[in-house]
RNA sequence: UUGAUGGAGAGUUUGAUCCUGGCUCAGGAUGAACGCUGGCGGCGUGCGUAAGACAUGCAAGUCGAGCGAGGGCGCGAGAGUAGUUUACUAUUCGAGCGACCUAGCGGCGGACGGGUGAGUAACACGUGGGUAAUCUACCCUGAGGGCUGGGAUAACACCUCGAAAGGGGUGCUAAUACCAGAUACGACUCACACCACGGAAGUGGUGAGAGGGAAAGGUGGCGCAAGCUACCGCCUUGGGAUGAGCCCGCGGCCCAUUAGCUAGUUGGCAGGGUAAGAGCCUACCAAGGCGACGAUGGGUAGCCGGCCUGAGAGGGUGUACGGCCACACUGGGACUGAGACACGGCCCAGACUCCUACGGGAGGCAGCAGUCGGGAAUCUUGCGCAAUGGGCGAAAGCCUGACGCAGCGACGCCGUGUGGGGGAGGAAGGCCUUCGGGUUGUAAACCCCUGUCAUUGGGGACGAAAUCACUCCUGCAAACAGUGGGGGUGGAUGACGGUACCCAAGGAGGAAGCCCCGGCUAACUACGUGCCAGCAGCCGCGGUAAUACGUAGGGGGCGAGCGUUGUCCGGAAUUACUGGGCGUAAAGGGCGUGUAGGCGGUCGUUUAAGUCAGGUGUGAAAACCCAGGGCUCAACCCUGGGCCUGCACAUGAAACUGGACGGCUUGAGGCUAGGAGAGGGAAGCGGAAUUCCCGGUGUAGCGGUGAAAUGCGUAGAUAUCGGGAGGAACACCAGUGGCGAAGGCGGCUUCCUGGACUAGACCUGACGCUGAGGCGCGAAAGCUAGGGGAGCGAACAGGAUUAGAUACCCUGGUAGUCCUAGCUGUAAACGAUGGGCACUAGGUGUGGGAGGUAUCGACCCCUCCCGUGCCGCAGCAAACGCAUUAAGUGCCCCGCCUGGGGAGUACGACCGCAAGGUUGAAACUCAAAGGAAUUGACGGGGGCCCGCACAAGCAGUGGAGCAUGUGGUUUAAUUCGAAGCAACGCGAAGAACCUUACCAGGGCUUGACAUCCCCUGACCGUCGUGGAAACACGGUUUCCCGGGCUUGCCCGGGCAGGGAGACAGGUGCUGCAUGGUUGUCGUCAGCUCGUGCCGUGAGGUGUUGGGUUAAGUCCCGCAACGAGCGCAACCCUCGUUCUUUGUUGCCAGCAGGUAAAGCUGGGCACUCAAAGGAGACUGCCGGAGACAAUCCGGAGGAAGGUGGGGAUGACGUCAAAUCAUCAUGGCCUUUAUGUCCUGGGCUACACACGUGCUACAAUGGCCGGUACAACGGGUAGCGAAGGGGCGACCCGGAGCCAAUCCCUUAAAGCCGGCCCCAGUUCGGAUUGCAGGCUGCAACCCGCCUGCAUGAAGUCGGAAUUGCUAGUAAUCGCGGAUCAGAACGCCGCGGUGAAUACGUUCCCGGGCCUUGUACACACCGCCCGUCACACCACGAAAGUUGGCAACACCCGAAGCCGGUAGGCUAACCUGCCCUAGGCAGGAGGCAGCCGUCGAAGGUGGGGCUGAUGAUUGGGGUGAAGUCGUAACAAGGUAGCCGUAUCGGAAGGUGCGGCUGGAUCACCUCCUUU
Repeated sequence: UUGAUGGAGAGUUUGAUCCUGGCUCAGGAUGAACGCUGGCGGCGUGCGUAAGACAUGCAAGUCGAGCGAGGGCGCGAGAGUAGUUUACUAUUCGAGCGACCUAGCGGCGGACGGGUGAGUAACACGUGGGUAAUCUACCCUGAGGGCUGGGAUAACACCUCGAAAGGGGUGCUAAUACCAGAUACGACUCACACCACGGAAGUGGUGAGAGGGAAAGGUGGCGCAAGCUACCGCCUUGGGAUGAGCCCGCGGCCCAUUAGCUAGUUGGCAGGGUAAGAGCCUACCAAGGCGACGAUGGGUAGCCGGCCUGAGAGGGUGUACGGCCACACUGGGACUGAGACACGGCCCAGACUCCUACGGGAGGCAGCAGUCGGGAAUCUUGCGCAAUGGGCGAAAGCCUGACGCAGCGACGCCGUGUGGGGGAGGAAGGCCUUCGGGUUGUAAACCCCUGUCAUUGGGGACGAAAUCACUCCUGCAAACAGUGGGGGUGGAUGACGGUACCCAAGGAGGAAGCCCCGGCUAACUACGUGCCAGCAGCCGCGGUAAUACGUAGGGGGCGAGCGUUGUCCGGAAUUACUGGGCGUAAAGGGCGUGUAGGCGGUCGUUUAAGUCAGGUGUGAAAACCCAGGGCUCAACCCUGGGCCUGCACAUGAAACUGGACGGCUUGAGGCUAGGAGAGGGAAGCGGAAUUCCCGGUGUAGCGGUGAAAUGCGUAGAUAUCGGGAGGAACACCAGUGGCGAAGGCGGCUUCCUGGACUAGACCUGACGCUGAGGCGCGAAAGCUAGGGGAGCGAACAGGAUUAGAUACCCUGGUAGUCCUAGCUGUAAACGAUGGGCACUAGGUGUGGGAGGUAUCGACCCCUCCCGUGCCGCAGCAAACGCAUUAAGUGCCCCGCCUGGGGAGUACGACCGCAAGGUUGAAACUCAAAGGAAUUGACGGGGGCCCGCACAAGCAGUGGAGCAUGUGGUUUAAUUCGAAGCAACGCGAAGAACCUUACCAGGGCUUGACAUCCCCUGACCGUCGUGGAAACACGGUUUCCCGGGCUUGCCCGGGCAGGGAGACAGGUGCUGCAUGGUUGUCGUCAGCUCGUGCCGUGAGGUGUUGGGUUAAGUCCCGCAACGAGCGCAACCCUCGUUCUUUGUUGCCAGCAGGUAAAGCUGGGCACUCAAAGGAGACUGCCGGAGACAAUCCGGAGGAAGGUGGGGAUGACGUCAAAUCAUCAUGGCCUUUAUGUCCUGGGCUACACACGUGCUACAAUGGCCGGUACAACGGGUAGCGAAGGGGCGACCCGGAGCCAAUCCCUUAAAGCCGGCCCCAGUUCGGAUUGCAGGCUGCAACCCGCCUGCAUGAAGUCGGAAUUGCUAGUAAUCGCGGAUCAGAACGCCGCGGUGAAUACGUUCCCGGGCCUUGUACACACCGCCCGUCACACCACGAAAGUUGGCAACACCCGAAGCCGGUAGGCUAACCUGCCCUAGGCAGGAGGCAGCCGUCGAAGGUGGGGCUGAUGAUUGGGGUGAAGUCGUAACAAGGUAGCCGUAUCGGAAGGUGCGGCUGGAUCACCUCCUUU
């Protein structure tokens, strides 16, 4: 610069990811329908179903200028009658004439136009050709002709049949009707000659000959007429145009579960037939023709231009408009004609409808309207021939439901309106609200305007110009007739329609809805509802806070429409030509051989089929695109151009592919020489072992298992020795070694035989590759027949195991395993990877062979070929992985896939003896099913490591009695919560009333409690009465504080009473709406982040690894480097010591003093108190370790490796606990679910469980004596001394707000004594009596004391808990709560052990790794039978339809053929003898016969549908039954094929696979 205008995705499988893959959505379209709604106009469009049936009207006639006849009207020669003023009037008849009308004869047209889509898979259609194999009325054009005769017939008349429709007979008549003859160059037929074309057959032309064949007139003008002439017709013929027939190439549906079809079938010869070729038809002859490039059959369907969609290629479709075809009630048939087998013609048959006098007749809307019916659904029984077009006519004109218009329907497209501007106190109302407000919203009101559309009134078109008449020019002509062409003038003609359009008037006046708002997808709140009602296109919403249901407000979208449904294309690269795949996702045939087919090395010549180029013809119009134009715009319409991607023809090019020919050697094959091998087949041979038999030795067991038993054995087994029999298999060698196409092949020898490899480069000369069908081979199991049978071993039997055990284990054991012959034909027949060729880094093993170098030689070493492994680059791949043995890069050929289930099933077919195999669906159903990888979790997987986890110990629990909590039960109530660990002496650190939430009863209703308002000035207190009390009534008593001014009053505040309403109140519900708090894993060592790096990604790395630790503690290494929360440390306490300070503590020394005593002075040394320091850090030494971290040992030290204990609880898990601590959303309640009171209950009691106490005794009990703590508490308190009581306790009241006083004697212990193994001097439950204390009150229902009573219990089954040192055990003491009420709880000290080999096992946990079908995560997932409900399908004795064909029977109409004795005008002959008649002939016809022949009948089959008792499996369905098959090593690894058995999953046998975990070994490889 030019050309090109063209392509978007999303949701949904998972915890997450990538991929595969289906489903779904967003778009466009529609002859549509349905729902809601609906102002106007324009242009289009409107039975898709019943090619169902049709009432009524209309849709094809016209020509009188072809003909005869008839009709009324007008004129009317003439005639008659009546009246008469003899000339008229009225009237009748009427030749003839004129315009008009008409049945009939005749001509042309009814074959066009209009409808429909049934049939048709076909030369029907499309496209391009052929016709030398043809026709063509009307039209155009050229040439020629149009002569002479004849006989009928309809109409009409009369007679006659019939209900009708219709018909018969006799008689008359015309023609452009019919017939004969003449003429006729050409046309036709026959034969001849010549020329041209053609490959030929043959065709055309020319010349001459024979045969045979035409015609019609009408109207106008002129003319007396004859006749002439113009126009319209007529005949023959040439050409044209138009239309049609026939033939051919190519093209366009589905099923192969339709594979073979065909007798006029294929061809020939002869004849017939047609406008014309042809088996189109007939006879004869031959035996062909079609088919995997899909014949035949079945199903479906009018085809095309186009239309819709799509970037395109394609896909879908064939309504309207246009072309072609087919059909016209169904089936058959011909006639006429230029043309038909004829929509509004004929004949026959059938069904149906109608008429009927029952004898017979009539009809065909798939023409326009219209009706019924069917249906989800599709219009007026309109106007007009004004225009366009058609038929007839000389014309006027007539006809025209073609057509032009109008009507109805938002059915579609297009246009337009429903108003415009201003208007904030942002009105009212609605809705929401955190109550502040927000929103509806400039929206409305209101103000100012405008006047489209609609309404009314007025004006008012284009579409119309021809034909025609007149006239001018001109041709024809004798012509002033006529007629053709051209011009001018004139008049008439509009259905639409008083419409379009224009003007005016008034007034915002008459004119907006529909769908949606969870994501996809644009648009959110409230209420109602509560897995209900409902929504839903997919995913999915709804179980009490639903943006998803319904309603409202608000919002979004479109708008006279908006949604829904159906259908098509798109998105879908999801059938992939453009443009897909097949190792594991669906998909490589089990393997070979080879037919057709497809593809094919190298050089040359040639050809031109493919291919390419320009050209020509065609590709109708419309449509589409571009430009321009016309309706105000647009839709719509018009003009021009483009396009029509195609087909055909001729010409040219020759690189490539193909064809022909000739070469070549590298592909392929052969030849020669070698070596390797479980390659195949047959025969023979061998040893080891098992079993059996015989014999010997020998004795009580053997065998088997987790343990056993069945079994064998004293009739002598097992063991052992010797001998024998028989069958099967071949240890070691042996190896990711070898061979084979695969299956597969393993002792040795011989024979027969296939293939591959290496070396040589002698031969052939592309002979090649692949391979649909076909054919062959094909493990195991299985089948048939016959052998054989040692071991093993489905089935089976027995024994075990178990809840069961049709299994796993054991003892037996039959088919089978083996051989021969035959069948079967399948496997995880796998490398889950078809074959061939070529190319594309390497490294390292191994098998076979060859060469080189070196050597004396062999190895080692180097190179090459073939095979077989591993690692690895590029590349590929979703990833895993593959990677010269490709899953890389290319080419060729074959097979196969297209969501999961149903199902490799059913039906059909083929194969098989059977089992069964091969081929192989659909209905229905689901929103997935899958592959690879990731993070977790889990495993009756692995490795490493912790913990009172086990083990080793000590003491317990589980048994008893009691206490306490819980379940259960009971009850008016036994309030509520807590529920495995982690609820159960828990909330509750303390229920007689209270507490208290529960129950019964009695009361209150602005309330027991808070705030606000009004009124009052008392209430309270105290006393009395009633009452169970709350409360009620009465008496008494009377307000307080502050301020303002002067009493008195006012104001404010407090308190109390009364009143009204806002409101209070709720231990009512929801811990699954929440905050906060707590438990638990777990004081386990983990959990994460930033940046970087790796991976498409989830994610990984870091955090893994080697060591080490209590520890992700630390060290080292490392694509990581750092960091955070956790660990540790920092904090408290105990242990040592120092300093400081000494009262209430202490007392060494000094003094005083006592019965004694820190009692006193004094002192602060010590103890102690409580503040602050020190100390411990693996710091030091030795060893181990990697020179590290760290560990082991040692020294020192009060303490040693975290010194003991505590506090401290990461990210998170359990929808864990708590709405009854508290707080709180929502809901509920309001004379009650609130509140007050009395009484009761929470304390019940056949039982069950948890936690404890006390015991069962002598390591003890009892009695007496005697010693030593610590932590704490105390004024509504601790309470001393002293006194009383046996005691609880009482009296008492000192002292103490506490290092001062008190609680406060600690107990076990120690000393002494008694008890003597007993249900006891053990044990103390229970009960009685008598007391004490607290408290308003101990009845329900407290604690304590004394006396009496004296239960169970003699160490505890299965099971189970705690504890590793100042611990367990044991002993007492204190405290909180509290009036009182601990065996509980929280603390304190005293005495004070045992054991730990160790980590196999149980439980819990951490890290790494592995498998997984789990991910609400193993308390997971999940399989099959059975039972129930529903759904679709298969089979089924049958039953009942449809379709096409076959055989035979009957056989209408009709064509053809025969016959024709009956009938018969024209022509011929003869006769009579002529108005004519008769006879014969030619010709024709009826009738009859025959061929064909529709419908119908009979018959046996085929295909296909419906239905069917019953039956079979399948699918689906919140909570059914039985088991546990699979997923982890799924607890017997699983799976495949086969056989067999079993309720079921399934088990077992044989062979195979890894898509098996784990451990060990061998070999190879990699790394160090």